[in-house]
Annotation: This is a predicted structure of a 372-nucleotide RNA (Bacterial RNase P class A) from a soil metagenome. Model confidence (mean pLDDT): 77 of 100. Rfam family: Bacterial RNase P class A. By type it is a ribozyme.
RNA sequence: GGCUGGCCGGACGGUCGCGGCUCUGAGCUCAGGCGAAGAGUCGAGGAAAGUCCGCACUCCACAGAGCACGGCGCCGGGGAAACCCCGGGACGGGGAGACCUGCCGGAUCAGGGCCACAGAAACAGACCGCCGCUGCAAAGCGGUCAGGGUGAAAAGGUGGUGUAAGAGACCACCGGCGUCCGCAGCAAUGCGGGCGGCCAGGCAACCCCCGCUGGGAGCAAGGCCAAGCAGGGAUGAGAAGCUGCUCGCUUCGUUAUGAGUCCCGGGUAGGCUGCAUAGAGAGAUGACCGUCCAGGCAAAAAGUCCGGGAUGAAGCCCACGGGCGUAAACCGGGACCUUUAGCUGGACAGAACGCGGCUUACAGGCCAGCCU
Numbered sequence: 001g002g003c004u005g006g007c008c009g010g011a012c013g014g015u016c017g018c019g020g021c022u023c024u025g026a027g028c029u030c031a032g033g034c035g036a037a038g039a040g041u042c043g044a045g046g047a048a049a050g051u052c053c054g055c056a057c058u059c060c061a062c063a064g065a066g067c068a069c070g071g072c073g074c075c076g077g078g079g080a081a082a083c084c085c086c087g088g089g090a091c092g093g094g095g096a097g098a099c100c101u102g103c104c105g106g107a108u109c110a111g112g113g114c115c116a117c118a119g120a121a122a123c124a125g126a127c128c129g130c131c132g133c134u135g136c137a138a139a140g141c142g143g144u145c146a147g148g149g150u151g152a153a154a155a156g157g158u159g160g161u162g163u164a165a166g167a168g169a170c171c172a173c174c175g176g177c178g179u180c181c182g183c184a185g186c187a188a189u190g191c192g193g194g195c196g197g198c199c200a201g202g203c204a205a206c207c208c209c210c211g212c213u214g215g216g217a218g219c220a221a222g223g224c225c226a227a228g229c230a231g232g233g234a235u236g237a238g239a240a241g242c243u244g245c246u247c248g249c250u251u252c253g254u255u256a257u258g259a260g261u262c263c264c265g266g267g268u269a270g271g272c273u274g275c276a277u278a279g280a281g282a283g284a285u286g287a288c289c290g291u292c293c294a295g296g297c298a299a300a301a302a303g304u305c306c307g308g309g310a311u312g313a314a315g316c317c318c319a320c321g322g323g324c325g326u327a328a329a330c331c332g333g334g335a336c337c338u339u340u341a342g343c344u345g346g347a348c349a350g351a352a353c354g355c356g357g358c359u360u361a362c363a364g365g366c367c368a369g370c371c372u
Base pairs, nucleotide, nucleotide: 001371002370003369004368005367006366007365008364010292011291012290013289014288015287016286018043019042020041021040022039023038024037027034028033045348049359050358052357053356054355055354057218058217059216060215069214070213071212072211073210074088075087076086077085078084089104091102092101093100094099105209106208111207112206113203114202115201127148128147129144130143131142132141133140134139156174157173158172159171160170161169175199176198177196178195179194180193181192182191183190184189222273223272224271225270231264232263233262234261235260238252239251240250241249242248293346295344296343297342300339301338303336304335305334306332307331308330315324316323317322
């Protein structure tokens, strides 16, 4: 200077403020409660975020089977599960390295489709060239992809045999693929050997095929209680107010289209719960001051290095021409570092049913291992 993993992401005190709970409690009251104020105690995160994945929980739907649609897809382990984590593997990409990163069933025995531009041709067909035949020639017909050209991709590569010219057509070696065997490994897979000319590409994140798998909605889920109004049932002549009592008056009702009272089920407002050692209800967790702590800026001083001093002090050697040799004061104040004043200084962000993941945001710092 980097890489990887893990962790922290201000501390303490004071004053004021906010929310929940408990206690005390001025005062009010229809006597069941309401409640100013005070005290105690508790009060965000590593991501509370995005709501991407999975689950718990809840309600709804659901005989069984099939179809359609979607998701996932190397191996082993973990996990309740997952577009999750750890380790490993195959094939790629980046870096000098530590290391980072993409992708993962099937394209030789299922099938269809597609492969821009260029090119004759994108999977089997001949543009130039080569060869043969015809032809005076131009050209035509046929053979051939060895060579040229196009392209991201064009018949595996090199050498030989062969041929009219050529070609895995044939042969040797190399490479790939398939298959069999051995060894290593739990496995994916790797290594080695034998056999087969099998060598005619790619894309499944195009359809498709194979295997596994998937019901929907979400705490505004849902559960309990329940004013008023409306409904049903029973009873049935009075009930309410002035008014505390008697009388009186007013209003409503009076054999019913039924006052009043009692009961019933569903259930609106509302309340409780779901719900948590913060908690909800459109939502509290903050501000200031003081002393510190990381960190940043930086005056001054000291030190080290560097430059000058150096046309080389002292010292040593000598053939007396010289050679070797390495400092210091002092100056500069370029670099580094230490100490101490001073100034500054803390990001991203904000629970709302809970949990496990992923992703994204994040000032500054600490620890460990590794690389150069």